About this RNA
Predicted 3D model of a 1487-nucleotide RNA (small-subunit ribosomal RNA) from an uncultured prokaryote. The sequence is in RNAcentral, with records from ENA.
[in-house]
RNA sequence: AGAGUUUGAUCCUGGCUCAGAUUGAACGCUGGCGGUAUGCUUAACACAUGCAAGUCGAACGGUAGCAGGCCUUCGGGCGCCGACGAGUGGCGGACGGGUGAGUAAUGCGUAGGAAUCUGCCUAGUAGUGGGGGACAACUUGGGGAAACUCAAGCUAAUACCGCAUACGCCCUACGGGGGAAAGCGGGGGAUCUUCGGACCUCGCGCUAUUAGAUGAGCCUGCGUGAGAUUAGCUUGUUGGUGAGGUAAAGGCUCACCAAGGCUACGAUCUCUAGCUGGUCUGAGAGGACGAUCAGCCACACUGGGACUGAGACACGGCCCAGACUCCUACGGGAGGCAGCAGUGGGGAAUAUUGGACAAUGGGCGCAAGCCUGAUCCAGCAAUACCGCGUGUGUGAAGAAGGCCUUAGGGUUGUAAAGCACUUUCAGUUGUGAAGAAAAGUUUUGGGUAAUAACCUUAGGUCUUGACGUUAACAGCAGAAGAAGCACCGGCUAACUCCGUGCCAGCAGCCGCGGUAAUACGGAGGGUGCAAGCGUUAAUCGGAAUUACUGGGCGUAAAGCGCGCGUAGGCGGUUUGAUAAGUCAGAUGUGAAAGCCCCGGGCUCAACCUGGGAACUGCAUUUCGAACUGACAAACUAGAGUUUUGUAGAGGGUGGUAGAAUUUCAGGUGUAGCGGUGAAAUGCGUAGAGAUCUGAAGGAAUACCAGUGGCGAAGGCGGCCACCUGGACAAUAACUGACGCUCAUGUACGAAAGCGUGGGGAGCAAACGGGAUUAGAUACCCCGGUAGUCCACGCCGUAAACUAUGUCAACUAGCCGACUGAAUGCCUUGAGCGCUGGGUGACGCAGCUAACGCAUUAAGUUGACCGCCUGGGGAGUACGGCCGCAAGGUUAAAACUCAAAUGAAUUGACGGGGGCCCGCACAAGCGGUGGAGCAUGUGGUUUAAUUCGAUGCAACGCGAAGAACCUUACCCACUCUUGACAUCCACAGAAUUCGCUAGAGAUAGCUUAGUGCCUCCCGGGACUCUUUACAAGGUGCUGCAUGGUUGUCGUCAGCUCGUGCCGUGAGGUGUCGGGUUAAGUCCCAUAACGAGCGCAACCCCUAUCGUUAGUUGCCAGCGAGUCAAGUCGGGGACUCUAACGAGACUGCCGGUGUAAACCGCGAGGAAGGUGGGGAUGACGUCAAAUCAGCACGGCCCUUACGUCCAGGGCUACACACGUGUUACAAUGGCCGAUACAAAGGGCAGCUACCAGGUGACUGGAUGCUAAUCUCGAAAGUCGGUCUUAGUUCGGUUCGAAGUCUGCAACUCGACUUCGUGAAGCUGGAUUCGCUAGUAAUCGUAGAUCAGCAAUGCUACGGUGAAUACGUUCCCGGGCCUUGUACACACCGCCCGUCAAGCCAUGGAAGCUGGGGGUACCUGAAGUCUGUCACCGCAAGGAGCGGCCUAGGGUAAAACUGGUAACUGGGGCUAAGUCGUAACAAGGUAGCC
Repeated sequence: AGAGUUUGAUCCUGGCUCAGAUUGAACGCUGGCGGUAUGCUUAACACAUGCAAGUCGAACGGUAGCAGGCCUUCGGGCGCCGACGAGUGGCGGACGGGUGAGUAAUGCGUAGGAAUCUGCCUAGUAGUGGGGGACAACUUGGGGAAACUCAAGCUAAUACCGCAUACGCCCUACGGGGGAAAGCGGGGGAUCUUCGGACCUCGCGCUAUUAGAUGAGCCUGCGUGAGAUUAGCUUGUUGGUGAGGUAAAGGCUCACCAAGGCUACGAUCUCUAGCUGGUCUGAGAGGACGAUCAGCCACACUGGGACUGAGACACGGCCCAGACUCCUACGGGAGGCAGCAGUGGGGAAUAUUGGACAAUGGGCGCAAGCCUGAUCCAGCAAUACCGCGUGUGUGAAGAAGGCCUUAGGGUUGUAAAGCACUUUCAGUUGUGAAGAAAAGUUUUGGGUAAUAACCUUAGGUCUUGACGUUAACAGCAGAAGAAGCACCGGCUAACUCCGUGCCAGCAGCCGCGGUAAUACGGAGGGUGCAAGCGUUAAUCGGAAUUACUGGGCGUAAAGCGCGCGUAGGCGGUUUGAUAAGUCAGAUGUGAAAGCCCCGGGCUCAACCUGGGAACUGCAUUUCGAACUGACAAACUAGAGUUUUGUAGAGGGUGGUAGAAUUUCAGGUGUAGCGGUGAAAUGCGUAGAGAUCUGAAGGAAUACCAGUGGCGAAGGCGGCCACCUGGACAAUAACUGACGCUCAUGUACGAAAGCGUGGGGAGCAAACGGGAUUAGAUACCCCGGUAGUCCACGCCGUAAACUAUGUCAACUAGCCGACUGAAUGCCUUGAGCGCUGGGUGACGCAGCUAACGCAUUAAGUUGACCGCCUGGGGAGUACGGCCGCAAGGUUAAAACUCAAAUGAAUUGACGGGGGCCCGCACAAGCGGUGGAGCAUGUGGUUUAAUUCGAUGCAACGCGAAGAACCUUACCCACUCUUGACAUCCACAGAAUUCGCUAGAGAUAGCUUAGUGCCUCCCGGGACUCUUUACAAGGUGCUGCAUGGUUGUCGUCAGCUCGUGCCGUGAGGUGUCGGGUUAAGUCCCAUAACGAGCGCAACCCCUAUCGUUAGUUGCCAGCGAGUCAAGUCGGGGACUCUAACGAGACUGCCGGUGUAAACCGCGAGGAAGGUGGGGAUGACGUCAAAUCAGCACGGCCCUUACGUCCAGGGCUACACACGUGUUACAAUGGCCGAUACAAAGGGCAGCUACCAGGUGACUGGAUGCUAAUCUCGAAAGUCGGUCUUAGUUCGGUUCGAAGUCUGCAACUCGACUUCGUGAAGCUGGAUUCGCUAGUAAUCGUAGAUCAGCAAUGCUACGGUGAAUACGUUCCCGGGCCUUGUACACACCGCCCGUCAAGCCAUGGAAGCUGGGGGUACCUGAAGUCUGUCACCGCAAGGAGCGGCCUAGGGUAAAACUGGUAACUGGGGCUAAGUCGUAACAAGGUAGCC
């Protein structure tokens, strides 16, 4: 100090999450030792049991119990002594200890103050004289279950009450008046004695009083939570006078008087909370917290009350009321752990019913001492912090085992074993500090008349330790007794295998898991921390994510619709004086502890301890006077006033004008008008529409008109008049800071809407009708009411927008247009310049996330106000206020998501735009869709109808050929190292005839056969059996893959390097202007170049030449035939097959800068890539193929392998695709006759001859092919048919055959004869083709025994029509635009309904809670009144009064819980209906 997460990517905004530190923690796994701390955060819930406050005999009467002593009649007695139960009395119990319920101020913190008290303590002063009467205990009697209590009697005191005295004290009218005490103990010389003592002295007490110290009470300033969906509160309330009361000021209380007091600087009310020193975190400022320790406060079962006392309204006291618990004889009683332990309960959760007063401290006491759950210790708990250990060195055969593996190895790993050492800690045996100082006793000195007490000194003596088997030290033995937890996808250090298969599970966020999971579970390995490690919870941090330090508001959340203006905040220049702010110094305080620094002590540390610093604060005081403030006096630059003018849809009122629409009346006139994409509803022969004249009425003001004007905004538009606001210019004077902003408040405020009354031409929600549509409650059309208009009154909101608050200052320019003013210049103009105000466009610096803004700022600053803090829920609910209503305003939470958003980028898309291309349309020709048949597919069927291909880009496709085989499917029968490969061993050559069984595979028997090489041992091929390693699978996954292929598309695109631009994604280049078939080329240009594509290079073809002529050719010469290149010969021609030539916009004309284009231009066989082919960029479709092949993983292994026979792939209500044959006369049939190219051929093609109607058959010949062979049809000529279901068409069926083949039944082709179906040119639709093309005609080949081929691939013959053109359909390219799409429009996405879950609002009602008000009742108790009773009296009892806890009643308000029903909301892989939004989203969207 940052990181992850929104996107295809980017920058920003913004939330969520993580890494850190911490805790009184809890939970999971694990656990050796010690030290130091800490330990009910929840039920201030209830408590069994024990203990926690007593002590004093030196205050008193005494003697229940114990020990001693004395006496004893042994029954006992004597308080005699040590002591002491109970009682009287004193002091203490108000401390110490606990808890945090209440309390937002009667509290706390800090700094001050005056009107007070203060036991014990300290110091001082003065005293302590003399009397009296009671009451406990005790005794007796009584009541009661008990607690306890009543009556009578006796008695003491430091208990109680008078009297005396009064320095000081209190009261006072200043004359005076009032008020106290207590004794006890030790010692004792003289004197006295009733022998008790008096008396003296010392000590402790007591009384009065002064002062101090300590403690406490009271008052004040400032500070100390949240909510305004709490805005008004208050009647003892605020003040005064008087009185009462208190320790004390005071409405503290009362009477009277006055009407005040508090509050937007937040009163009152509600909720929450003990406060502080401090603790945690943080760089700090802050934020959160307030355990342990320390200070203060409050409380003690709940509520009230007083008593006693120095002190309490009292934790272990009292009284009353209430709830609860316990005892009871039912009549009554008892109790209060928020003391220490402990129990139950609650809870995720928090310890022993321990020891000791040894130390420290407290109470009482003269003291010894007693008491002390304060305290000191121990126990339990890894709860926290700190420290130590679990060994150290050496040790490679890199052991074994585990895991992984590419099978070689790697890793665990010097790790272990082994060898050599050490012994901390724990164990055991022993030694052994410190915490102890005192007190007691003895002694020195002082003290006294003296002794003693007492004080003091120093020495001796004598004891006192809970902890404790202490700490520490030493001996002994032995590596011996001592390591886990979490994590390993990224953040975040650390990786592999197996299992699982969107299952089980993980997860802090993002997200993993659907058969190759580094993310689940296990294992090996690794990483991190370590007696702990993780998880959960919580706080701060990171978060500048509430921003004081330190944020924002044009579009991300955020400027109020706009003015005026109150409080408040801020405020021009000069001078003087002041000192509140401010600055500096001093003093006091800011407790201790803690934090920090420097030391010291425990072996170190934690811990403890000494000193310092700090405590940023508050108060008092002193100095200063720049700035701010308040005060005084001035100024004119801000602001305003007067004067003269200017522009203007500024506002209000009243009039008035013309055009148009509509309606009405009348005239002319006739059949339509109107409306739409097209129509219809509607109007019209009862006369519309059209046209002319007139009238009525309402609303709005064309042209001018303009990013022109005015206004604060909303808004304002004919003309005239009146009333009226503001702005601006110029000039001179005046006022003298009068200013700016503005919470609350208040005026105005489009449209729609509401109320009352008018008005109503046009338009027009609702509504009616007509269309459109699947529907159409819409868009379109015909009508039409509110409303729109006026007056008055409400409403108060808009995308009320410049999405930009108001005011002021400063910061380059340039160009428009509106409205002023003076003046300069000249060329005198509708000129140029200069200067105000307002309004636009562009642009620099600067700013901005970018877009953009840019003197009219979103720049640089100042002043003030408003507003924001993730998305949704929601501008909603509830409450308040406003409103007649509609509704407005103010304004949440639960719950839910990990995003939501802004700007810009690249794509893709658009029923966006521009440019361009393509048989894309159009123009044509021929088809498809209708019929029959062939073939493929779907579906259905089946034992099986094997599998794959499925829009274009599956469907005459894989299949260039399913009768068996193929064959993968089905049924039945076999085999199990196998049908196939390798090795070992044994045997046998291999092979084979025949017979039997079987459907066959196969099995059995039988026959023939002995081969090749050889060094004669053997070896090799092959077969049977056996072994081993391994075979086999057309089983699955094309979504694990290679390879191959299709498609966009032969479309013109796709990229890179360097540079430049941009924060960046990216852009530029590749855009623009032209041109091209083309990113083809040219020009321009922050780009310059380059690559893959295009083109060219390659092949075929069109022309010519050269070379070469066999199997090809034959012009000329010769021979020869019925005929024939048949022969001699020839290379001329054709042809063959090799090499060349040729075409390049090269030339000409025109246009153009150029590229290039145009030309019935030339030349040329060919002219503008001549025609055709091969060639397929980056990529897209998880496109196709695991069944061509290969291959990862998974699966089968007497079977999912293998062999074999038969069947099936050929099924058939049906649907589709692709073809073929036709429907005929441009034709059919018959006869005659002509011309190809390219291929094939020895298990072949076959001449020729013969037979057969024919398929074909029997002979026979040539050819391994330019040699032999297979071979055209349309065409042409002639004849016939004459428009018919025909002499068209040929399906189907019957009969007879041919051929192939082991075999044509399922299931072949062909031939002949007979039969002669549908069909007369095919609906919507749809396909191909631009020239040697379409159409049409045949030919050949592959596969192949044969063939379902009408298919496919090639070949030639004959041989057209049309293209105006690019509006439209489809596809594509480039540029641009919009986008909420990026799985990219087959996208995204909205709402109702249906289902489940969740939280929430309303709600008849039901049920709680706290508070207030009124009334009734009213305990205890203080105070008060009081003749009868008690008492000598003081006084008391009793009774009454005031107040009051509690209780009750009543009506309201507030706030919870719950609820039939109901409202919306949120969430939930694949529900329904539509398609509202995003593109012009198909009616632009939104408010």
The coordinates come from a structure-prediction model, not an experiment, and the mean pLDDT is 84. Its Rfam family is "Bacterial small subunit ribosomal RNA". Its family is annotated with structural constituent of ribosome and ribosome in the Gene Ontology.